[in-house]
RNA sequence: UCAGACGGCCGGGCGGUCGCGGCGCCUUCGGGCGUCGAGGAAAGUCCGGGCUCCACGGUGACAAGGCGGCGGGUAACGCCCGCCGGGCGCGAGCCUAGGGAUAGCGCCACAGAAAGCAAACCGCCUGCGGCCUCGGCCGUCGGUAAGGGUGAAAGGGUGGGGUAAGAGCCCACCGCGGACGCAGUAAUGCGGACGGCAUGGCAAGCCCCGCCUGGAGCAAGACCAAAUAGGAACGUCGCGCCCGUCUCGCACGGGCAGGGCCGUCGCCGGCCCGAGGCGUUCGGGUAGGUCGCGAGAACCGUCCAGCGAUGGGCGGUCCAGAGGAAUGAUCGUCGCGCCCCGCAAGGGGUGGCACAGAACCCGGCUUAUAGGCCGUCUGAUCCU
Numbered sequence: 001u002c003a004g005a006c007g008g009c010c011g012g013g014c015g016g017u018c019g020c021g022g023c024g025c026c027u028u029c030g031g032g033c034g035u036c037g038a039g040g041a042a043a044g045u046c047c048g049g050g051c052u053c054c055a056c057g058g059u060g061a062c063a064a065g066g067c068g069g070c071g072g073g074u075a076a077c078g079c080c081c082g083c084c085g086g087g088c089g090c091g092a093g094c095c096u097a098g099g100g101a102u103a104g105c106g107c108c109a110c111a112g113a114a115a116g117c118a119a120a121c122c123g124c125c126u127g128c129g130g131c132c133u134c135g136g137c138c139g140u141c142g143g144u145a146a147g148g149g150u151g152a153a154a155g156g157g158u159g160g161g162g163u164a165a166g167a168g169c170c171c172a173c174c175g176c177g178g179a180c181g182c183a184g185u186a187a188u189g190c191g192g193a194c195g196g197c198a199u200g201g202c203a204a205g206c207c208c209c210g211c212c213u214g215g216a217g218c219a220a221g222a223c224c225a226a227a228u229a230g231g232a233a234c235g236u237c238g239c240g241c242c243c244g245u246c247u248c249g250c251a252c253g254g255g256c257a258g259g260g261c262c263g264u265c266g267c268c269g270g271c272c273c274g275a276g277g278c279g280u281u282c283g284g285g286u287a288g289g290u291c292g293c294g295a296g297a298a299c300c301g302u303c304c305a306g307c308g309a310u311g312g313g314c315g316g317u318c319c320a321g322a323g324g325a326a327u328g329a330u331c332g333u334c335g336c337g338c339c340c341c342g343c344a345a346g347g348g349g350u351g352g353c354a355c356a357g358a359a360c361c362c363g364g365c366u367u368a369u370a371g372g373c374c375g376u377c378u379g380a381u382c383c384u
Base pairs, nucleotide, nucleotide: 001380002379003378004377005376006375007374008373009372010371012334013333014332015331016330017329018328020037021036022035023034024033025032026031039355043366044365046364047363048362049361050360051217052216053215054214064213065212066211067210068209069083070082071081072080073079084098085096086095087094088093099208100207104206105205106202107201108200121148122147123144124143125142127140128139129138130137131136156174157173158172159171160170161169175197176195177194180191181190182189183188221291222290223289224288231282232281233280234279235278236277237276238250240256241255242254243253244252245251258273259272260271261270262269296318298317299316300315301314302313303312304311305310335353336352337350338349339348340347341346
């Protein structure tokens, strides 16, 4: 210098004017003054908690859902840190649904002779028979998994010996297996013997093993509480007589008397009415209001312990709140970007400054994000 890996941070600054929301103070009730006013993701609502209500005697089992190498962190987690195994990369590093395949069931497409109590298509080889131009060729009984071919996968790999040809048949190395020893808290690693190699893969198909889990959510929930309607109790006014029934209650049914209407009066007839009104108090609920609602797993600085996640000590700060919802606009200037002029220094113009927008709160994860800054490390090349 170029190419790359990982981690962290900023994400427009300052000032003027006008405007908006919360709180406090003042007010001549018009307003004025002071102070505070979005994010790293406020987003998705995917996990885990706090808080609230409901359910619940303890324990265990079953079902359903989730998690799954080992150790640690945490209020908790499916999150984070460290380590191990496997894969990729020259490397810094990155990825990893990483328990169990002799508990059982199931599946292994296509191709291929054969795909799970393995398999003889081509090839190779002994014997036997036939032919022969003596090199072989054909047929046949068998042997053979070394070679070819198929496949994701063909019952360890490479080399040598061996054999008619072959084969862990034998040997060396590598791989594998169950024990043993050593190191490590552990996952696991290493080692020298032993075993001739065996029951291939898929659990991201069912399943088995271990561990975890009550449900709903701030429209949770708590408190205050109007008008109207309805409920209860008490008081007061009123309630024609008779009979019957009952749950004994201003309940029900019937008769007579009474009242109203059928234009008016009398009689007759028809229809209707015939017991509730008012006041006070109480309780439930609705509208509405208040709380929940921000001093906390908080933030900043510093020190200590730890590789780290994280924990602890000390000092300082108070930092939006709400209700369908304020946090904005404009001007100047600076920074960055773009365009024009200029050899350059510089000058002018422009409007671009991402993603986005709290609503009970917190810890994570995931997703979006113009532009820029810092640190550590790797590889290559050059110079000293």
The RNA shown here (Bacterial RNase P class A) has 384 nucleotides and comes from Caulobacter sp. The prediction has a mean pLDDT of 77. RNAcentral holds the sequence, with entries from ENA. NCBI's taxonomy places the organism under Bacteria, Pseudomonadati, Alphaproteobacteria, Caulobacteraceae, Caulobacter. It is recorded under the gene name rnpB.